[in-house]
Context: one part of a larger RNA
RNA sequence: AGUGAACGCUGGCGGCGUGCCUAACACAUGCAAGUCGAACGAUGAAACUCUAGCUUGCUAGAGCGGAUUAGUGGCGCACGGGUGAGUAAUGUAUAGCUAACCUGCCCCAAAGAGAGGGACAACAGUUGGAAACGGCUGCUAAUACCUCAUAUGCCUCUAAAACAUAAGUAUGCGAGGGAAACGGUUAAAUCUGCUUUGGGAUGGGGCUGUAUCGUAUCAGCUAGUUGGUAGGGUAAAGGCCUACCAAGGCGAUGACGCGUAGCUGGUCUGAGAGGAUGAUCAGCCACACUGGAACUGAGACACGGUCCAGACUCCUACGGGAGGCAGCAGUGAGGAAUAUUGCACAAUGGGGGGAACCCUGAUGCAGCAACGCCGCGUGGAGGAAGAGGCAUUUCGGUGUGUAAACUCCUUUUAUUAGGGAAGAUAAUGACGGUACCUAAUGAAUAAGCACCGGCUAACUCCGUGCCAGCAGCCGCGGUAAUACGGAGGGUGCAAGCGUUACUC
Numbered sequence: 001a002g003u004g005a006a007c008g009c010u011g012g013c014g015g016c017g018u019g020c021c022u023a024a025c026a027c028a029u030g031c032a033a034g035u036c037g038a039a040c041g042a043u044g045a046a047a048c049u050c051u052a053g054c055u056u057g058c059u060a061g062a063g064c065g066g067a068u069u070a071g072u073g074g075c076g077c078a079c080g081g082g083u084g085a086g087u088a089a090u091g092u093a094u095a096g097c098u099a100a101c102c103u104g105c106c107c108c109a110a111a112g113a114g115a116g117g118g119a120c121a122a123c124a125g126u127u128g129g130a131a132a133c134g135g136c137u138g139c140u141a142a143u144a145c146c147u148c149a150u151a152u153g154c155c156u157c158u159a160a161a162a163c164a165u166a167a168g169u170a171u172g173c174g175a176g177g178g179a180a181a182c183g184g185u186u187a188a189a190u191c192u193g194c195u196u197u198g199g200g201a202u203g204g205g206g207c208u209g210u211a212u213c214g215u216a217u218c219a220g221c222u223a224g225u226u227g228g229u230a231g232g233g234u235a236a237a238g239g240c241c242u243a244c245c246a247a248g249g250c251g252a253u254g255a256c257g258c259g260u261a262g263c264u265g266g267u268c269u270g271a272g273a274g275g276a277u278g279a280u281c282a283g284c285c286a287c288a289c290u291g292g293a294a295c296u297g298a299g300a301c302a303c304g305g306u307c308c309a310g311a312c313u314c315c316u317a318c319g320g321g322a323g324g325c326a327g328c329a330g331u332g333a334g335g336a337a338u339a340u341u342g343c344a345c346a347a348u349g350g351g352g353g354g355a356a357c358c359c360u361g362a363u364g365c366a367g368c369a370a371c372g373c374c375g376c377g378u379g380g381a382g383g384a385a386g387a388g389g390c391a392u393u394u395c396g397g398u399g400u401g402u403a404a405a406c407u408c409c410u411u412u413u414a415u416u417a418g419g420g421a422a423g424a425u426a427a428u429g430a431c432g433g434u435a436c437c438u439a440a441u442g443a444a445u446a447a448g449c450a451c452c453g454g455c456u457a458a459c460u461c462c463g464u465g466c467c468a469g470c471a472g473c474c475g476c477g478g479u480a481a482u483a484c485g486g487a488g489g490g491u492g493c494a495a496g497c498g499u500u501a502c503u504c
Base pairs, nucleotide, nucleotide: 001503002502003501005500006499007498008497009496012376013375014374015373016372017371018369019368020334025332026331027330029329030328031327034075035074036073039072040071042069048063049062050061051060052059053058054057082287083286084285091212092211093210094209095208096207097206098205101204102203106200107199108198109197110196111195112194114148115147116146117145123138124137125136126135127134128133154177155176156175157174162169163168183192184191213259214258215257220250221249222248225247226246227245228244229243230242231241232240262284263283264282265281266277267276268275269274289310290309291308292307293306312323313322314321315320340366342365343364344363348362349360350359351358352357379409380408381407382406389400390399391398392397414441415440416439417438418437419436423431448493449492450491451490452489453474454473455472459488460487461486462485463484469476470475
C1' cells in the first nucleotide's frame, strides 16, 4: 500500500460497484425453453347474417366465422445462465499449418421440383395397472415416410496426356451411384418454403513450435509400447482400432512416480527487475448426484434428454414406480463470514412465428449489508483579560476557552406541499410520482473511534502496589507509574475508527 474480508465500538445521507472464499454437502416450494393453426388431421367458441317460434328480446336451426389446443410435423432445446470437482497437459497463452476437415439458420450465383405408393399417432372400441405407464383391433392427414424417373454439373472407380515432384492435382474418354414439398399463403406470378451445385460469412474439429508449480528422501519408465505393411473407422491426418512384421521409443535439458493446481487478459505490490494472485468483468477449457454408454441432430456423447449400474431421498394397493438447484430466489448443515421464496419484459439481447404476438430468474430494475470507492452534511459570523461546572494548583492562579450563553445570518441536509422528466423512432416505462425543480418550516434531524514511555504526533492528577494488568519490538508494574485502571487535558483519523488474518 492492498483485500470478495471477519470481529469490537460507533453510525446521518447519496451515487457507483461488490456480496458462500467453507460442504462439487443435502434440498421443501415456485419459477428458469419454448414456439408455429400461414405444414397436418381433429375440435369448431364469440360476433355477424338468414329462417322459425313467440313472452319483442329470448330460444332453436342453418350459413358465415375463426377462438382453442391434447396429437402428427417443423425450428429451438448444443445458445443464454451456474460451478471450478477433475485436469501439470487430451488444458491454456502465443505463432503457424490443415493439399487431412465440417459448418443448421444468414448472404451471393447457377439449375431444378416429373410419376406414384403404403403407413403411424390423434380418434373410436376394448382391455391391463394402486400409480407411473401401457396392450390389442379398426379409421385417417401432411412440408411425416417410401419407390421409380431426370441431373454435362456433384460423389466413387479408371489415370493415357498436362502440371508438379517429398507427398500429389485432375482436363478428357468410359463405368457406376445419388434430389426434391410446386407445398403453404395472399385480392395478386404477394410473400415464403423444398432439392442439387459453387462461392462467402460465421462457428468449430485436427496437427505443430515455444512458454506454463513443487519434489531426486520418486532414477529408471514403456508390449499398442516405438515404427512399418494391409485393412477398419471418422467430417478429417493418425496405433485412433485390428491382423501381421520388425525391436524399437522416452530419460539428469529430469522420463516415470508422488503432491498441489482450472489457464489467460488481468489484479495487488514494487522506482524497476521481480514477488504474490486469478473474486467481480472478458476469452478459452472442464463438469452437471457418482460411474459408464450411445441415440437424435448441422452441432451433444447433451445441467432442467434417453438407457444401464451405484449411493441417497420420496410414493406404493408390496407387484412396482419417481427424483437430481455447481439456473433465480429460498431451506437445513458447515462456518469468523456472504443478501429477497421481490417487480418487469419498458429497454438491450435471445428462441419460435409472415405478422400480431408468445416465452425469456438472460437482462433491466428494486430490496438487504458502511463490504469497498467517491461525494456531501452534522452549521456560519460576531461574542470576555475570559461566566458556571470540571480538572489542576506553589492557593496567587492556570487549563478546558470564543468554547458556551447571547446577537445576527444561512438552509446543503431534513420535513411538508406543488410540479415533474430523459431513457421511446408511431404505440409501449418495471424502475417511479423516482431523479430533478419550486415554495414553506426551522439550527432545526445527524460524531465517533483509537492513541498519548521510545520507535510515533500527543501529559498531568487519582487509584493500584511484581497484585490487578499492559505489550507490535524494546519493555512497564515490588508506595510518588507521562507504560496498568479511571479522570481532566491533548494528538491522529473521521461516518467511520481500531483489532485480527493474508499478500507485496